[in-house]
RNA sequence: UUAAACCUUCAGGGACGGGUGUAAUUCCCUACCGGCGGUAAAGCCUUAUAAGCUGAGCCCGCGAGCCCUAACGGGCAGAUCCGGUUAAAGUCCGGGGCCGACAGUUAAAGUCUGGAUGGGAGAAGGUGAGU
Numbered sequence: 001u002u003a004a005a006c007c008u009u010c011a012g013g014g015a016c017g018g019g020u021g022u023a024a025u026u027c028c029c030u031a032c033c034g035g036c037g038g039u040a041a042a043g044c045c046u047u048a049u050a051a052g053c054u055g056a057g058c059c060c061g062c063g064a065g066c067c068c069u070a071a072c073g074g075g076c077a078g079a080u081c082c083g084g085u086u087a088a089a090g091u092c093c094g095g096g097g098c099c100g101a102c103a104g105u106u107a108a109a110g111u112c113u114g115g116a117u118g119g120g121a122g123a124a125g126g127u128g129a130g131u
Stems, first nucleotide, its partner, number of pairs: 001130001005127006017029003031111002033100002035062004042054003057098002065076004080096005102114003
């Protein structure tokens, strides 16, 4: 330094305030949140355009979840426009908009409760023939 393989640890946020009502954190007004990998013209760092670090909820893929099955396995699965810059932007800058599993509930839930002290995309570290 390292192939296969193995081990360990880690790995999800959010209803402030108000209205109606017998009853709602579920409706209405309003507020708030954004898993993982990839891509990326921006930013940071630097002598440097190298290396390194950060960077998309709605672009690509994955995950939990749901449906079918005895099982293997198969299937389903949300949402973005306009303007600017540019050779080039669904990623940058500005503005507006939209989306969000299942079960439960005195009333319909992205935010409450529950499956879940679970699972997990993956991240970090370690062992490791050989060289």
A computed fold for a 131-nucleotide RNA from Pelotomaculum propionicicum, annotated as FMN riboswitch aptamer (RFN element). The sequence was found by an Rfam model in a public genome assembly. The organism belongs to Pelotomaculum, within Bacteria.